[in-house]
Molecule: FMN riboswitch aptamer (RFN element)
Organism: Egibacteraceae bacterium
RNA sequence: ACGCGCCUUCGGGGCAGGGUGGAAGUCCCGACCGGCGGUAGCCCGGGCCGCAGCCGGUCCGGGGAGCCCGCGACCCGCCCGCUGGGCGGUGGAUCCGGUGCGCUCCCGUGGGAGCAAGGCCGGAGCCGACGGUGAGAGUCCGGAUGGGAGAAGGCGCGA
Numbered sequence: 001a002c003g004c005g006c007c008u009u010c011g012g013g014g015c016a017g018g019g020u021g022g023a024a025g026u027c028c029c030g031a032c033c034g035g036c037g038g039u040a041g042c043c044c045g046g047g048c049c050g051c052a053g054c055c056g057g058u059c060c061g062g063g064g065a066g067c068c069c070g071c072g073a074c075c076c077g078c079c080c081g082c083u084g085g086g087c088g089g090u091g092g093a094u095c096c097g098g099u100g101c102g103c104u105c106c107c108g109u110g111g112g113a114g115c116a117a118g119g120c121c122g123g124a125g126c127c128g129a130c131g132g133u134g135a136g137a138g139u140c141c142g143g144a145u146g147g148g149a150g151a152a153g154g155c156g157c158g159a
Stems, first nucleotide, its partner, number of pairs: 002158009017029003031139002033128002035071004042063009066126002075089006094124006102115006130142003
């Protein structure tokens, strides 16, 4: 370091201001928020090599997406040895312009054509379980002092 088991701790944010109204953090204008793992050609740090301090190559570590992939929460179904657990299902939302990393093709090897990144610059959008409610909720209240993807650490066993 790897696999398995057990334990401990941690593990979600958000309507300012205004309009209507008898009443709205629920409608309207507007404001605000973004769980977990992965990916990432971008960023940061470091090692090594190269006539090489700001360059190039290569390797290591860290960071980087609400709308790319997957997971969790909620809901539904089936099953079991049923304070619980297993399996399955359902499960939201992104485009445009520029740049052109890069890819493909063509020929007279230096050029030409096409496509084009999750990067960078600019712009415009979109999404958000269930139940409740003086009136319809991503943001209030509730299930929930719950569950949880997982994160960090520890112990044991194995090879």